[in-house]
Background: The prediction has a mean pLDDT of 80. The RNA shown here (transfer RNA) has 86 nucleotides and comes from a Bacteriovoracaceae bacterium. It matches the Rfam family "tRNA". Rfam classes the family as a transfer RNA.

């Protein structure tokens, strides 16, 4: 230099003939159980804003742009990473 795979919550990892982003697991927090703990079970767990609260709005899939009513998904560029060829 050329070719190909990958980049999604704190971590791992799904979802795509374009249609509610975050299933599932781990970690963490609260609760139940226990004399206490472990285990187990239940609930919660991206950011920001409004609200006493309940609840709700907007944004968010490496970064930027394009196509589209609509993009994690398609196209182009950039960055990072892994592998192959030279």
């Nucleotide at each position: 230099g050329c070719c190909g795979g990958g980049g999604u919550g704190g971590c791992g990892a799904a979802a795509u003939a374009g249609g509610u982003a975050g299933a599932c697991g781990c970690a963490c927090a609260g609760g139940a159980c226990u004399u206490a703990a472990a285990a187990u079970c239940c609930u919660g767990c991206g950011g920001u804003c409004c609200u006493c609260a309940c609840g709700g709005g907007c944004c968010g899939u490496a970064c930027g742009a394009g196509u589209u009513c609509g993009a994690u998904u398609c196209u182009c560029g950039u960055c990072c990473u892994c592998g192959g060829c030279a």